RNAcentral holds the sequence, with entries from ENA. Predicted 3D model of a 75-nucleotide RNA (transfer RNA) from Candidatus Nealsonbacteria bacterium RIFCSPHIGHO2_02_FULL_38_75. It matches the Rfam family "tRNA". Its family is annotated with triplet codon-amino acid adaptor activity in the Gene Ontology.

RNA sequence: GCGGGAGUAGUUCAGCAGUAGAAUGCGACAUUGCCAAUGUCGAGAUCGCGGGUGCGAAUCCCGUCUCCCGCUCCA
Numbered sequence: 001g002c003g004g005g006a007g008u009a010g011u012u013c014a015g016c017a018g019u020a021g022a023a024u025g026c027g028a029c030a031u032u033g034c035c036a037a038u039g040u041c042g043a044g045a046u047c048g049c050g051g052g053u054g055c056g057a058a059u060c061c062c063g064u065c066u067c068c069c070g071c072u073c074c075a
Base pairs, nucleotide, nucleotide: 001071002070003069004068005067006066007065010024011023012022013021018055026042027041028040029039030038048064049063050062051061052060
């Protein structure tokens, strides 16, 4: 330099055009003598960033940033 993959909640991941979710963590409450565990409820991400298409974009297209993997053979 070229190709491929990844980037979504604090963390690990799902969601592949139609209201952004789960687990775990966090907070409150219940249960308990206390803790843990369990149960209920709640807060938390405008989807790496910037554009484009479209009625509508996390999703499709273009550019760009970061991380990971691979390739550069013969003469």